[in-house]
RNA sequence: AAAUAUCUUCGGGGUGAGGUGCAAUUCCUCAACCGGCGGUCACAGUCCGCGACCCGGUCACACACAGGCCGGUUGAUCCUGUGGAAUUCAGGAACCGACGGUACAGUCCGGAUGGGAGAAGAUAAUC
Numbered sequence: 001a002a003a004u005a006u007c008u009u010c011g012g013g014g015u016g017a018g019g020u021g022c023a024a025u026u027c028c029u030c031a032a033c034c035g036g037c038g039g040u041c042a043c044a045g046u047c048c049g050c051g052a053c054c055c056g057g058u059c060a061c062a063c064a065c066a067g068g069c070c071g072g073u074u075g076a077u078c079c080u081g082u083g084g085a086a087u088u089c090a091g092g093a094a095c096c097g098a099c100g101g102u103a104c105a106g107u108c109c110g111g112a113u114g115g116g117a118g119a120a121g122a123u124a125a126u127c
Stems, first nucleotide, its partner, number of pairs: 004124007015031005032107002034097002036050004045095002054072006077093005099110003
C1' cells in the first nucleotide's frame, strides 16, 4: 500500500411546583430538562444521509409467532458576529419529537434484559 475471514465488547436521554377535577407527571399557570448513528475545510436534535417505530410486497415455513430481503412513509432554524471556511463555534431568539395504555404525554407505564445505524478491539491469513 492492497485487501480477507472469524470472534469479543460496547451501542438513548429527560419534570418540578401549583390549579381544576371522581380521576391528569397527559389539561391549565409558572418554571424546567433531554437529544441515537455516519458525513459535512469548523464541533449539528432542526444541513445531507442512516437506524428504529409504522405500512406494503416477497422469501422460507404444516400453521402461527418471530425473522431475511425489497420498497414506501417518517418532525423541527433563523439572525448577528468571528473566520479562508460555520443553518455545526460565540451571542440572541425560536422550533421539533413515533406507536399502544391512561383525563389528551418528547419526560410516566409498555413492546424493550428487544432491535439497530454504528463504534472499539482481538486473532488468523496475505503483502